[in-house]
RNA sequence: AGAGUUUGAUCCUGGCUCAGAACGAAUGCUAGCGGCAGGCCUAACACAUGCAAGUCGAGCGGACAACCUUCGAGGGUUGUUAGCGGCGAACGGGUGAGUAACACGUGAGAAUCUGCCUUGUUCAACGGAAUAGACCAAGACAAUCUUGGUGUAAUGCCGUAUGAUUCCAAGAUUUGGUAAAGAUUAUAUCGGAACAAGAUGAGCUUGCGGUAGAUUAGCUAGUUGGUGAGAUAAAAGCCCACCAAGGCAACGAUCUAUAGCUGGUCUGGAAGGACGGACAGCCACAUUGGGACUGAGACAAGGCCCAAACUUCUACGGAAGUCAGCAGUGAGGAAUAUUGGACAAUGGGCGUAAGCCUGAUCCAGCCAUGUCGCAUGAGUGAUGAAGAUAAUAAACACUAGCGCAGAUAUGCGCUUUAGAUUGUAAAACUUAAUUGUUAGUGAAGAUAAUGACGUUAACUAACGAAAGCUCCGGCCAACUUCGUGCCAGCAGCCGCGGUAAUACGAGGGGAGCGAGUGUUGUUCGGUUUUAAUGGGCGUAAAGGGUGUGUAGGCGGUCUUGUAAGUCGAUAAUCAAAUCUUGGAGUUCAACUCCAUAGCAGUUAUCGAUACUGCAUUACUACGAACUUAAUAGGGGUGAAACACAAUUCCAAGUGUAGGAGUGAAAUCCGUCGAUAUUUGGAGGAGUACCGAAGGCGAAGGCAGUUCACUGGGUUAAGUUGACGCUGAAACACGAAAGCGUGGGGAGCAAACAGGAUUAGAUACCCUGGUAGUCCACGCCCUAAACGAUGAGUGCUAGUAGUCGAAUGUAAAUUGCAUAUUCAAAGACAUGUUUCGAACAUAUCGAUGGAUUUGUGAACUUAUAUUUGAUUAUAAAGCUAACGCGUUAAGCACUCCGCCUGGGGACUACGAUCGCAAGAUUAAAACUCAAAGGAAUUGACGGAGACCCGAACAAGCGGUGGAGCAUGUGGUUUAAUUCGAAACUGCACGAAGAACCUUACCAGCUCUUGACAUCCGAUGCUAAACAUGUUGGAAACAACAUGAACGCUUGCAUAAGCAAGCAUGCCUUGGACAGGUGCUGCAUGGCUGUCGUCAGCUCGUGUCGUGAGACGUAUGGUUAAGUCCUAGAACGAGCGUAACCCUUGCCCAUAGUUGCCCAUCAUUUGAUGGCUCUUUAUGGGAACUGCCAAUGAUAAAUUGGAGGAAGGAGAGGACAACGGCAAGUCAUCAUGGCCCUUAUGGGCUGGGCUACACACGUGCUACAAUGGCAACUACAAAGAGUCGCAAUAUCGUGAGAUGGAGCAAACCUUAUAAAAGUUGUCUCAGUUCGGAUUGCACUCUGCAAUUCGAGUGCAUGAAGCAGGAAUCGCUAGUAAUCGUGGAUCAGCAUGCCACGGUGAAUAUGUUCUCGGGUCUUGUACACACUGCCCGUCACACCAUGGAAGCUUGCUUCGUUCGAAGCUUCUAGAUUUAGAAGCCAAAACAAAGCAAGUGAUCGAGGUGAAGUCGUAACAAGGUAGCCGUAGGAGAACCUGUGGCUGAAUUAAUG
Repeated sequence: AGAGUUUGAUCCUGGCUCAGAACGAAUGCUAGCGGCAGGCCUAACACAUGCAAGUCGAGCGGACAACCUUCGAGGGUUGUUAGCGGCGAACGGGUGAGUAACACGUGAGAAUCUGCCUUGUUCAACGGAAUAGACCAAGACAAUCUUGGUGUAAUGCCGUAUGAUUCCAAGAUUUGGUAAAGAUUAUAUCGGAACAAGAUGAGCUUGCGGUAGAUUAGCUAGUUGGUGAGAUAAAAGCCCACCAAGGCAACGAUCUAUAGCUGGUCUGGAAGGACGGACAGCCACAUUGGGACUGAGACAAGGCCCAAACUUCUACGGAAGUCAGCAGUGAGGAAUAUUGGACAAUGGGCGUAAGCCUGAUCCAGCCAUGUCGCAUGAGUGAUGAAGAUAAUAAACACUAGCGCAGAUAUGCGCUUUAGAUUGUAAAACUUAAUUGUUAGUGAAGAUAAUGACGUUAACUAACGAAAGCUCCGGCCAACUUCGUGCCAGCAGCCGCGGUAAUACGAGGGGAGCGAGUGUUGUUCGGUUUUAAUGGGCGUAAAGGGUGUGUAGGCGGUCUUGUAAGUCGAUAAUCAAAUCUUGGAGUUCAACUCCAUAGCAGUUAUCGAUACUGCAUUACUACGAACUUAAUAGGGGUGAAACACAAUUCCAAGUGUAGGAGUGAAAUCCGUCGAUAUUUGGAGGAGUACCGAAGGCGAAGGCAGUUCACUGGGUUAAGUUGACGCUGAAACACGAAAGCGUGGGGAGCAAACAGGAUUAGAUACCCUGGUAGUCCACGCCCUAAACGAUGAGUGCUAGUAGUCGAAUGUAAAUUGCAUAUUCAAAGACAUGUUUCGAACAUAUCGAUGGAUUUGUGAACUUAUAUUUGAUUAUAAAGCUAACGCGUUAAGCACUCCGCCUGGGGACUACGAUCGCAAGAUUAAAACUCAAAGGAAUUGACGGAGACCCGAACAAGCGGUGGAGCAUGUGGUUUAAUUCGAAACUGCACGAAGAACCUUACCAGCUCUUGACAUCCGAUGCUAAACAUGUUGGAAACAACAUGAACGCUUGCAUAAGCAAGCAUGCCUUGGACAGGUGCUGCAUGGCUGUCGUCAGCUCGUGUCGUGAGACGUAUGGUUAAGUCCUAGAACGAGCGUAACCCUUGCCCAUAGUUGCCCAUCAUUUGAUGGCUCUUUAUGGGAACUGCCAAUGAUAAAUUGGAGGAAGGAGAGGACAACGGCAAGUCAUCAUGGCCCUUAUGGGCUGGGCUACACACGUGCUACAAUGGCAACUACAAAGAGUCGCAAUAUCGUGAGAUGGAGCAAACCUUAUAAAAGUUGUCUCAGUUCGGAUUGCACUCUGCAAUUCGAGUGCAUGAAGCAGGAAUCGCUAGUAAUCGUGGAUCAGCAUGCCACGGUGAAUAUGUUCUCGGGUCUUGUACACACUGCCCGUCACACCAUGGAAGCUUGCUUCGUUCGAAGCUUCUAGAUUUAGAAGCCAAAACAAAGCAAGUGAUCGAGGUGAAGUCGUAACAAGGUAGCCGUAGGAGAACCUGUGGCUGAAUUAAUG
């Protein structure tokens, strides 16, 4: 200090669990010793027995005993003590029931008492009356006890005297009152009285502190205060009378539950949390309740009285008792000790003292209960003891002996013998020491004496014993074998176990701790998982629906004062013990002792004054409010007024057969005239366009126009001067639905009805339709009331918009003025002209236009600054990520609300509110180890985009109908062997089942085996081999005959013997063989398919907390992840392509058996040639190379040229990473399991060939594009000696006879057929078609019956083009025609191959199927054959209601009322009576809590039940929230809301 556990993987949230320490513990297994400590936590349950408080003769009178003395029956001494008297018994010891309280802790205080003890002053005079005991007697008599008489003492009791500056009372310097005890051992000691002090102890008051619950919110009549009397040691409602009406409470009263409090103990880094056993302080209690007495002190319990309960005794009349003292007993319980010793020490009581008493105490006993310490050993040690064990040791040899056989050589058998394991192991030797036993020595505790402990501790000698428990899958240190087989079992969490279990059980081995060790329980810790230190609330649990506002909390700038908070210093206190530090003593340690230090807290005094508070003086650049002036707006209210399109209805006209509705229909409306169209009218609801990412409002929400009233915002200038912010409680508002009363009702529309759809359809669709929707008044108070984001304040980059306001600027428009200019009716002059007219020129000119300058105004537009609101994007920062980002989810402050795993449960009960529906508040039992958020990779979608494919479309030909062939299913069978099962089984394994094959069935038969390797034993030795006979169905068995018949060495006189090598056989035994037996889900190898689809990955780098991403995402292009371009990527690999084969063109080389056919020859053959054809070797040729267009340059595409061939020329082989637990254990190989006189081997016969039927794949047909007959032409590629077989002859034919040639470019198979020519048939079940059947044959083969193929003659079935549906094919392809081969004795409509003839259609991608890429959604990840919801049925579990029933507690009232106290009366030593209060009890009533309860309800859990399919993809009707109605169920529908919906379009 962390770890495990949600996922395919990731990050986060979040719970559960573990590792640590501790204990007054308990329990399993085990156990050597000691020191120190601890030991009824449960029944404050009941208690037998003994002990735990007595003492004093120096207070008193007696009595008794012993002794002395005297003898008087007297005196004395010593001792004992029943009674009177004194002191003590109120301490000590026990327990924790009660108590939430001045009980405790801490600090302060005033109105008190205090025996014994200490100090000081003073005093002690004179009298008296009794009584216990004793003695006598009596009653009563079980017992405890009682009465009367005689008579006695005191330090017992009473009276008088004395008595004070000091006590008490009065009161004002005086008066009054109050005391005593003596004893003795007699120079002394112990006592007595009063007063004043001290010390000690006790009583009382008070500030502050420490539990829970609000599903306990109001409580209180002596209650709060006052005056007066009383009571007490003492203040006080402590008590009483009278008066007043107070007192407590949200800072939690009252009530309920729980609990003795503290020093401290445990834990923790600390803060805290839990606890209060031992030790120490305080309190309370003594079977339960009440009460007083005595006393210095008690309301006392080892005292009294009364009541109750229980126990005991009883002569039934009455009595006695109360271990929560020490031991002990019973009971309860998981559980807790001896009826011990001593007063030696410490302390206590009494006493002058000696001393007595002391279950306080000191010691001992029991218990591994805890803690500390020690031990169970250390060393040396060999050529390896004794003993033991065994499925050991082929054979030979060696050593020695015995027996047997043999003439000998020699052979055989037995004993002996040898080695291995046990094993550094043991024995043995040396040695230390804890403890025990035996023996010896022997402290301290004691100070003059006194030692229970004590057979003490300690020391010495001899002998000499002692290890377990748990665990070993991960967390968590430690691994293997066997058994078991989702069984038995394990488990703290995750989980393990279904035939290879490191997880169960056992063995071996190992790890940890160790006189202990595991388990269980409890506490703290880990857990920052209640967070003050130290958490959170957009989506994970969590912001109240919104506002106003009370208490409370917090609060702008400056001055002065104060010193409450705050800070500092000093002092007191904080008991001892404990804890810290230092030291000392036990051999160390624990333990004990000494010393030191001391926090926090409380109190007192003094000081400081920054901040906060309080008081005070001011301020306004800023918070807030107000005033004035502007300003935008669907803000609100008014059953206000007015307007309008449309729907519906009514009336009328025109008009005729349909209309309406849907995916398609139907219900429905219409010839009684609809729909359509025109006109008029009625009525209700609603306000198109503008309209928007727009505006307003606190939220809900708000939309035609006008009017009235009214709230808020923004801007500018001024005024006041902090007046502010937030906000429990409270109050107000609060969509839709719903409720009440009364209106209204056009349209829409829950419910309801009908029609459809469907397996069903209580739905989606359609036709109708009522509440409701609308209005008024009153309730309800909830929504996905959402920005899923509380309010307020300040600070922290930008950019681009939108809606407002203020102040400017500019432009355009416009008024006036000015100047210039133009035009102009017209006037006038001059000129020209004879005049006029006309023309030219100059001037004037109402008015109009244009422009310049100045100025004013309004409105629009643009723009700048300031400012308010609002939208998008984005830096820093934040965030688990998504995302947020000046309108924060950033950085900070203030206040409020809320959360603490999922489910149970937006529930139950209780309370409040409501007419109801219901709302608000809000648990527990029980159950699970997860639930959840965000993002990632896949997969999937009845989601989208793009693309491809004989996928569709366009075509050609088929299948499906017939007959037959063949395979499969099914059925049958003794057997019909086995496998293959959507695509990717079904003319598939099988390239060929009559026997064989063959695996199946029946019968017969063999057992080391048909086959392999090896060993032992016996026998034979050549054995194999060939032929034959008999039996038999055969296997097999028996027998006969024939031929053939080894080698080497040694010994030996010969004959011969022995050994070795080689070879096989018979019999027998043992290892083993054998298995087409099981598991393809234990496997290898091989194969199918997705798929010849274009994909699949890696290195480095970059991005991301991470899983992962980028690369391989853009845009083009391609058959292609093919290439180009762009780009945080740059490169590379496996695939694609290419390399390989065949084929198409050309060239070179080479010509036999080929080709040519020139010459010779003519049955053959020889010579010559290699142009062509062909063959087989090597080369060439094609690359978008060239041109044009298109293309962003490109890649490339389209078209063209040339070319035999053109864009991969055509075809084949070649198949990435992987998926399908795909197929195969019957090709082969192989793990495990199984069989072993059989699941193995052999043989004969049968079966695999069955046959009602169903399916697949084919062949032949249905005919004239044909059949038949005759004639006639053109191939390719193969095969052949166990063979192909020619010519020839025979047969109608299959074929037979026979055998030339050929191991092949030579010979043979071998006539290709369709086509072509001619003829015939003439549309018919035929001259189509050939099934079926009969007869007769051929061939192969041991064999043709089951069960082969073929031939001839005869027979001549169905079938006239095939329903739904479905298959193949894109060019030398389909279709059609024939040919060959493998297998093979024989058997081909199948398979493989070959060539001949030779089309049609598609230049498209809407749809179906399959596939690829990208995007998107997901609650899936075994991945949609996914996931998953609810009712019903069954089992179990806990729980709520319930008529009631039972118990406990509390309270109010009434009655009665013990003892006792107080008062009164009588009385007068004693006593009697009465009254008041009062415990318990009874009665009546109320409340709280618990238990139980027929039965009703909902919930949870539970491998394989029923019904549906609601949700997750647009989940097939988007989902969800609130509400209302309905329905087997999930749910459906209406209404309003949300996006936490996809898709498409438009806009930004």
Annotation
Small-subunit ribosomal RNA from Candidatus Hodgkinia cicadicola, 1548 nucleotides, folded computationally. Taxonomically the source falls in Candidatus Hodgkinia (Bacteria, Pseudomonadati, Pseudomonadota, Alphaproteobacteria). Model confidence (mean pLDDT): 80 of 100.